[in-house]
RNA sequence: UAAAUGAGCUACUACAAUACGGUCUUACGAAUCAGGUCAGGUCAGGAAUGAAGCAGCCUUAAGGAAGCUCCCGUAUGUGUAGUAGUUUUUAUUUGGA
Numbered sequence: 001u002a003a004a005u006g007a008g009c010u011a012c013u014a015c016a017a018u019a020c021g022g023u024c025u026u027a028c029g030a031a032u033c034a035g036g037u038c039a040g041g042u043c044a045g046g047a048a049u050g051a052a053g054c055a056g057c058c059u060u061a062a063g064g065a066a067g068c069u070c071c072c073g074u075a076u077g078u079g080u081a082g083u084a085g086u087u088u089u090u091a092u093u094u095g096g097a
Base pairs, nucleotide, nucleotide: 001095002094003093004092005091006090007089008086009085010084011083012082013081014080015079016078017076018075019074020073021072022071024067025066026065028063034059035058036057037056042051043050044049
């Protein structure tokens, strides 16, 4: 100095890990601008009955809380593997000078 191989470093890809968010489950959750049922009372009616509908009760919405087996998404100075690059990384072997 040339080549080959192996490490190092870099990039990309995949999988995993970690963190966060979402979905999902459970319970709670509307003085009033959700629904249902509407005692009492009100209105209409001669009456039968009908209408609107407060409180209460029920179901839930927004919402926050707990739970995450699984699922989805985002992120990465974590890990493993594969591929490529590295005449401004290095080691070994072989050849030449």
This is a predicted structure of a 97-nucleotide RNA (Bacterial small signal recognition particle RNA) from Firmicutes bacterium M10-2.
The RNAcentral record of the sequence draws on Rfam.
Rfam family: Bacterial small signal recognition particle RNA. It is annotated as a non-coding RNA gene. Rfam's curators write: The signal recognition particle (SRP) is a universally conserved ribonucleoprotein involved in the co-translational targeting of proteins to membranes.